RNA sequence: GCGGUAGUAGUCUAGAGGUAGGACACGUCCCUGCCACGGACGAGACUCGGGUUCGAAUCCCGACUACCGCA
Numbered sequence: 001g002c003g004g005u006a007g008u009a010g011u012c013u014a015g016a017g018g019u020a021g022g023a024c025a026c027g028u029c030c031c032u033g034c035c036a037c038g039g040a041c042g043a044g045a046c047u048c049g050g051g052u053u054c055g056a057a058u059c060c061c062g063a064c065u066a067c068c069g070c071a
Stems, first nucleotide, its partner, number of pairs: 001070007010024004018054001026042005047063005
């Protein structure tokens, strides 16, 4: 330099065009004499810019980052 794959919450991960879901962690409450465990509720995310579309995390283009391959 060329090609490919990936980027979703603090962490891991699902979501293949129509309300972004789960686990751990976190907060409040219940439980307990206290803690832990357990239970209920809650807050929190689509890497960035453009395009297509009535509608984009999802499709297209570009950028950035990480990894893999080729040279």
The RNA shown here (transfer RNA) has 71 nucleotides and comes from a Candidatus Aenigmatarchaeota archaeon. Rfam family: tRNA. It is annotated as a transfer RNA. The RNAcentral record of the sequence draws on ENA. The prediction has a mean pLDDT of 84.